[in-house]
RNA sequence: AGAGUUUGAUCCUGGCUCAGGAUGAACGCUGGCGGCGUGCCUAAUACAUGCAAGUCGGACGCAAUACUUCGGUAUUGAGUGGCGAACGGGUGAGUAAUACAUAAGUAACCUGCCCUUAUGAGAGGGAUAACUAUUGGAAACGAUAGCUAAGACCGCAUAGGUAUAUGGAUCGCAUGAAACAUAUAUGAAAUAUCCUACGGGAUAGCAGAAGGAUGGACUUAUGACGCAUUAGCUAGUUGGUGAGGUAGAGGCUCACCAAGGCGACGAUGCGUAGCCGGCCUGAGAGGGUGGACGGCCACACAGGGACUGAGACACGGCCCAGACUCCUACGGGAGGCAGCAGUAGGGAAUUUUCGGCAAUGGGCGAAAGCCUGACCGAGCAACGCCGCGUGAGGGAGGAAGUACUUCGGUAUGUAAACCUCUGUUAUAAAGGAAGAACGGUACAUGAAGGGAAUGCCAUGUAAGUGACGGUACUUUAUGAGGAAGCCACGGCUAACUACGUGCCAGCAGCCGCGGUAAUACGUAGGUGACGAGCGUUAUCCGGAAUCAUUGGGCGUAAAGAGGGAGCAGGCGGCAGUGCAGGCCUGCGGUGAAAGCCCGAAGCUAAACUUCGGUAAGCCGUGGAAACCGCACAGCUAGAGUGCAGUAGAGGAUCGUGGAAUUCCAUGUGUAGCGGUGAAAUGCGUAGAGAUUAGGAAGAACACCAGUGGCGAAGGCGACUCUCUGGACUGUAACUGACGCUGAGGCUCGAAAGCGUGGGGAGCAAACAGGAUUAGAUACCCUGGUAGUCCACGCCGUAAACGAUGAAUACUAGGUGUAGGGGUUUCAACACCCCUGUGCCGCCGCUAACGCAUUAAGUAUUCCGCCUGGGGAGUACGGUCGCAAGAUUAAAACUCAAAGGAAUUGACGGGGGCCCGCACAAGUAGCGGAGCAUGUGGUUUAAUUCGAAGCAACGCGAAGAACCUUACCUAGACUUGACAUCUUCUGCAUUACCCUUAACCGGGGAAGUUCCUUCGGGAACAGAAUGACAGGUGGUGCAUGGUUGUCGUCAGCUCGUGUCGUGAGAUGUUGGGUUAAGUCCCGCAACGAGCGCAACCCCUAUUGUUAGUUGCUACCAUUAAGUUGAGCACUCUAGCGAGACUGCCCGGGUUAACCGGGAGGAAGGUGGGGAUGACGUCAAAUCAUCAUGCCCCUUAUGUCUAGGGCUACACACGUGCUACAAUGGCAAGUACAGAGAGAUGCAAUACCGUGAGGUGGAGCAAAUCCCAAAAAUAACGUCUCAGUUCGGAUUGUAGUCUGCAACUCGACUACAUGAAGCUGGAAUCGCUAGUAAUCGCGAAUCAGCAUGUCGCGGUGAAUACGUUCCCGGGUCUUGCACUCACCGCCCGUCA
Repeated sequence: AGAGUUUGAUCCUGGCUCAGGAUGAACGCUGGCGGCGUGCCUAAUACAUGCAAGUCGGACGCAAUACUUCGGUAUUGAGUGGCGAACGGGUGAGUAAUACAUAAGUAACCUGCCCUUAUGAGAGGGAUAACUAUUGGAAACGAUAGCUAAGACCGCAUAGGUAUAUGGAUCGCAUGAAACAUAUAUGAAAUAUCCUACGGGAUAGCAGAAGGAUGGACUUAUGACGCAUUAGCUAGUUGGUGAGGUAGAGGCUCACCAAGGCGACGAUGCGUAGCCGGCCUGAGAGGGUGGACGGCCACACAGGGACUGAGACACGGCCCAGACUCCUACGGGAGGCAGCAGUAGGGAAUUUUCGGCAAUGGGCGAAAGCCUGACCGAGCAACGCCGCGUGAGGGAGGAAGUACUUCGGUAUGUAAACCUCUGUUAUAAAGGAAGAACGGUACAUGAAGGGAAUGCCAUGUAAGUGACGGUACUUUAUGAGGAAGCCACGGCUAACUACGUGCCAGCAGCCGCGGUAAUACGUAGGUGACGAGCGUUAUCCGGAAUCAUUGGGCGUAAAGAGGGAGCAGGCGGCAGUGCAGGCCUGCGGUGAAAGCCCGAAGCUAAACUUCGGUAAGCCGUGGAAACCGCACAGCUAGAGUGCAGUAGAGGAUCGUGGAAUUCCAUGUGUAGCGGUGAAAUGCGUAGAGAUUAGGAAGAACACCAGUGGCGAAGGCGACUCUCUGGACUGUAACUGACGCUGAGGCUCGAAAGCGUGGGGAGCAAACAGGAUUAGAUACCCUGGUAGUCCACGCCGUAAACGAUGAAUACUAGGUGUAGGGGUUUCAACACCCCUGUGCCGCCGCUAACGCAUUAAGUAUUCCGCCUGGGGAGUACGGUCGCAAGAUUAAAACUCAAAGGAAUUGACGGGGGCCCGCACAAGUAGCGGAGCAUGUGGUUUAAUUCGAAGCAACGCGAAGAACCUUACCUAGACUUGACAUCUUCUGCAUUACCCUUAACCGGGGAAGUUCCUUCGGGAACAGAAUGACAGGUGGUGCAUGGUUGUCGUCAGCUCGUGUCGUGAGAUGUUGGGUUAAGUCCCGCAACGAGCGCAACCCCUAUUGUUAGUUGCUACCAUUAAGUUGAGCACUCUAGCGAGACUGCCCGGGUUAACCGGGAGGAAGGUGGGGAUGACGUCAAAUCAUCAUGCCCCUUAUGUCUAGGGCUACACACGUGCUACAAUGGCAAGUACAGAGAGAUGCAAUACCGUGAGGUGGAGCAAAUCCCAAAAAUAACGUCUCAGUUCGGAUUGUAGUCUGCAACUCGACUACAUGAAGCUGGAAUCGCUAGUAAUCGCGAAUCAGCAUGUCGCGGUGAAUACGUUCCCGGGUCUUGCACUCACCGCCCGUCA
């Protein structure tokens, strides 16, 4: 000294929480010793038992006992009497002032014992308790009669004192006080002991007097709690006169008189509370607290009262009435632990019914002494503070164990063991204190006084006195022996791993952790902190500048009252004189002790104790006079007045005006009007609407009109008159600080609303109807009442806003506008000054936004207001109001946030720009039919699993009859179908038979590997054993890899610099341009990277090289480029060329680029392909593969057979074939490209109507084969029909593949001939060699495509354009979203 927590991130505001210290503590776990302290905070609840106040025979009489020299002496007991019992000890109920603290006062008072001074003590009297006798009562306690003493009691004398009166030096701040003198009245006493030279003296006591000291009493001022949702209180109340009372002043009490006294500087009331020195905390200022110790007060079962006494209205006294408890013979009595122990109860919780008067202190006594639960000690309790110990040094095979592990190791850890030591403490034994000084006694000495003695005072010597306690301390012996826990380990906050658990159990101070890999739960290992303690809980201060005096704020975060004038209050201009209240300063008094702090000293040291020193405050007394204040006398700059002008929707009252609207009646005139997005309700043939002229009524004042004017705000708008407030400019005649602000109170105060009475054209809550809608108590329409208007009276609130209180001064400018003035000018322009009103903009301020001479800047003064969100501007109470309601204004409870400004993104049925077969323009479809195929659903023993909007659904699957196969049924195996290791044996393998559905199994026969260094080894098979194998079991939300999608969209970032407190921004935005963040220009940016483009492949043109299996112009030849020949051409496939806005014109910023043109096979990325940035979707896949964790292990593994994946009321997706004449059919005929081929492709030939069969030339392919290309073209036929369209379905007969076509293959022939005549809502593809249409091939494959992937043939239409739908990019704007609009969020119900 700070930290955590609001957000995706940021800055701020703001609350909550934490780290520190403390405690009379309690609880949990644990516990060795000592010293010093502390210990009912709750029930001021009730108390058994014991003790806590007695003492004196040197005041008095009596009795008993013991001894006796018989004279008496000593002790004890009750009583009379004296002193004490008012102290000491306890508690904090009451008490907000009869209390406390501080400082004063008493000239208004008292004071026993104690001290000092001087004095006195003369002479008498009458009783009484005890005791004796009688007697009452259960007891407590009495009654009567009689005897007796005193320092008990009562008179008298004397002294002083006191009271009153008079005089009065002198004194005091004042009322006043007073020496002294005189007069009157009143009023004392007590003895005991010792000594004696008998005169008296001494000690203790007695009496009055004067003084001191101590203790008390009263008065005054100041200080210290909450609530104003307590604002008025008071009749002995306030004062006076007189009297009474008291120690004493006083309404303290009484009689009479007056009507006062207190209060926003908080009276009264209610609640709470003993006050202080101090204690805790804090840098301090403060805040909290008042336990122990000390001072004061109050109380003593609850209330009241007095007595005695110096002192009490009395804790262990009395009386009364009360509650409670106890005794009782029922008549009556007794009691008071908030003394020390102790008990019950209450409570989270607080000790022994201990020892001693040895010390300190107190009472009594002449003294010895007695008493003392005060006190000193011990006991119990880790309750606190302080100290000590539980060992020290060496010791690596880094032991064992334990934990983790990548299995190599690592940690615990020099820790242990082991070796060498020490001996604090504990145990035992021995010695053993200080605390003790007295007093008294004995002896001795000395001083004063005295005639002497006793005595008094001082000093010394001697003996004796200890509860604690045989304690502290010292010594010796044995021996590492008896002595460590607790909390934490996600961040804050030092300290991490494993296992278990699986939003469960639990943790948590805040944030938060736990839903199968939890450093946050529980346990273990390890680590960190503290340590005889450690944590938790509670409370206080701190951190919190989070009530801010020191030291905060109020435009938007909480917060400026709606406005004004103004009483009290606060603050206040220039120069001067005086005073001294504040302020400053010297000195004095006080500030108790203890404590804190500083310096010393004593216990070994510390805690602890002792000694010395230090301070605010208050009071008194000197000094100073700048400032504040007060008084006096001045000034004119603030403020006001006068004079001369000016502008204005400033206010009030009375009138007047025109336009418009509606209504009334009138003429003309006919079918609609009106209204809306579209309509309808409504009005209209009984004549509307339209139009003409006339009349009535009420309300509002077009244009002017302007971020123009006026007003304090609300607010004010036609015109004239009257009344009236304020402002501004100029001047400087007058006053002379008269000023600013302003709690309470007063007043003004939009709209709506309320009351009474008018008025009512238009508009228009409520209401009615029509629409809209899922509904529509709304928006829209047609009507329409309060109201709006006027007068009077209420209400008193608004986003009453500039969300910005008023006043004054100062602090760069620029530019408009309204009013006035000045200089200049003929006039104007221009310039200058003041006042108001706007915009822009420095300094400065601000969290930022922003404000910025009209401050949110710099300062001063005064007022109002704020202190987390919700509850709530609510409840209750008060005030106001006719009511509506306004104003003042909480708490319980609940949350960890709520909030401000700005940033990035996403989003918007916000805006701008741009793109895309996105729309539009076209074309062909799908959706209707039949079939194929996939999916859902249903069914099933099983219909294995996955994929799910686009981006699942002819998808994984480039091909399920068995196999595949993961599913079902049945059967079988268990180291296993497959891999490695260990041991043993041996080759392997197989014809045949039985059994089985098959595998397995059984029988039987045949048969015996390779290499070798001869030891053996290798492969393979069998058997055995356990490690293990195996899993298409789970988790794609634990993962890798791969893939889809946005999207081939043009974006995504970085370095340095700059700007910003920061998140971030800039760059990447802007102006153009592009398919493109493509390029150019500009610019606080300059560069760079991943993407774009290019580089790669195919294709379009051409050159060159090479000519076989390709080709054929020339020569020859053939049925045929068939062959010779040739390589010119085609073609093949290598290397090149070619296209770059290169050239021209125009546009454009002399740019990028665009438009057009030339040339060219191709022109502006020529056409395709491959290529997919940062990222998004917890997207898909654990069933391609790999893989963590979990699960199964005679089964969730493996094998076999059969079945299933092919089911079928239905729904959807994707396709094929069609519905026909741009067509079908028949016969002949023409032209491709790209591929495949040895378990293969298969020609010619023959057979079959055909599928196909027989057979096998050729070909591992530019050579042979698949192989027929089809649409097309020409000719013929059909003639608009469910047809010569269409081919489903079905029957029969076959073919092929294959162990096997039943479930469940394809094809062929003949026969059969279904639906369907162009398809609702809706919806998809495509911009050129594209769509459409036509056929061909390949992969998979024994067989099985309408699917998929390729190939070529024929070959269109349309695009004006970007308003709209969808998707995307970019800039901007709003936002309470950021899991990002499939968001957030409100209400109701459960």
Molecule: small-subunit ribosomal RNA
Organism: uncultured bacterium